[in-house]
RNA sequence: GUGCCUGUAGCUCAGUUGGUAGAGCGUUCGGCUUAUACCCGAAUGGUCCCAGGUUCGAGUCCUGGCAGGCACA
Numbered sequence: 001g002u003g004c005c006u007g008u009a010g011c012u013c014a015g016u017u018g019g020u021a022g023a024g025c026g027u028u029c030g031g032c033u034u035a036u037a038c039c040c041g042a043a044u045g046g047u048c049c050c051a052g053g054u055u056c057g058a059g060u061c062c063u064g065g066c067a068g069g070c071a072c073a
Base pairs, nucleotide, nucleotide: 001072002071003070004069005068006067007066010025011024012023013022019056026044027043028042029041030040031039049065050064051063052062053061
C1' cells in the first nucleotide's frame, strides 16, 4: 500500500426481513445465616466508535473517516 473482519451497558457478547436496545457477569440494597460464602428477590445500567446520506422510521442500508485484528505485498 491492497483486501477482509470487528467496534452495542463497567466486562464478555446477542440483536432475525429497517419498526419500543437486550442477556450473562459485575455493582448496590434486601432476604437467608451466629457470621461469611452459596442461594433467592429487587434495583442499577447506553451519544449503539465519529460525521454525513437514504427512509415516515437506521444498531441494522449507503458514503467518508477513526481505532483494533487477520491475510497478501
Transfer RNA from Parcubacteria group bacterium CG10_big_fil_rev_8_21_14_0_10_38_31, 73 nucleotides, folded computationally. Its Rfam family is "tRNA". By type it is a transfer RNA.